[in-house]
Molecule: FMN riboswitch aptamer (RFN element)
Organism: Limosilactobacillus mucosae LM1
RNA sequence: GUUUAUCUUCAAGGCAGGGUGCAAUUCCCGACCGGCGGUAAAAGCCCGCAACCCGAUGACGUCCUUCGUUAUCGGUGGAACCUGGCGCAAUUCCAGGUGCCGACAGUACAGUCUGGUAUAUAGAAGAUUUUC
Numbered sequence: 001g002u003u004u005a006u007c008u009u010c011a012a013g014g015c016a017g018g019g020u021g022c023a024a025u026u027c028c029c030g031a032c033c034g035g036c037g038g039u040a041a042a043a044g045c046c047c048g049c050a051a052c053c054c055g056a057u058g059a060c061g062u063c064c065u066u067c068g069u070u071a072u073c074g075g076u077g078g079a080a081c082c083u084g085g086c087g088c089a090a091u092u093c094c095a096g097g098u099g100c101c102g103a104c105a106g107u108a109c110a111g112u113c114u115g116g117u118a119u120a121u122a123g124a125a126g127a128u129u130u131u132c
Base pairs, nucleotide, nucleotide: 001132005128006127007126008125009124010123017029018028019027031112032111033102034101035049036048037047038046044100045099053075054074055073056072057071058070059069060068061067080098081097082096083095084094085093104115105114106113
């Protein structure tokens, strides 16, 4: 260095100011934010993954159904272009311009508040162990 197993830690940001109203960080003007991996080179909007939601199957709790918990599998799953520049290479960088998107539950209609969440995961780093 590589392979195996176990464990530990980490793993999301954001409505300033104003308007209407009995009431809105939810509506209106405006402001602000961008998980993880990949991609010839750095990406919210290129490709994929996770979260969220739905379903199936197994196990467990109850004798069964229902219901709940959990594991696995499957489904659903948003949005960007233009002009110029550098370069081997950029819808990713630089300059300029104009746009767009954002689970569920609650509440005056929420990407930003509150809640499930003191959770979980994509993954990242590290320790020990083991193979070559």